Transfer RNA from a Candidatus Dojkabacteria bacterium, 72 nucleotides, folded computationally.
It matches the Rfam family "tRNA". Rfam classes the family as a transfer RNA. Rfam links the family to the GO term triplet codon-amino acid adaptor activity.
NCBI's taxonomy places the organism under Bacteria, Bacteria candidate phyla, Candidatus Dojkabacteria.
RNA sequence: GGGCCCGUAGUUUAAUUGGCAGAACGGCGGUCUCCAAAACCGCUAGUCCUGGUUCGAGUCCGGGCGGGCCUG
Numbered sequence: 001g002g003g004c005c006c007g008u009a010g011u012u013u014a015a016u017u018g019g020c021a022g023a024a025c026g027g028c029g030g031u032c033u034c035c036a037a038a039a040c041c042g043c044u045a046g047u048c049c050u051g052g053u054u055c056g057a058g059u060c061c062g063g064g065c066g067g068g069c070c071u072g
Stems, first nucleotide, its partner, number of pairs: 001071007010025004019055001026044006048064005
């Protein structure tokens, strides 16, 4: 240099054919307890960037950025 795959919350990830972005862990608050842990309840926070297509994009298309694998 060329080819392929991946990028969603702090972390691991779901989202079927384009149609309300959801879960677990974590963190914070509460209930309980003499205190703490556990358990239970609530809250927290996200689509890598930029254009395009569309009534509507995490999803499709172009470009870029980052990571992984293969190869000259």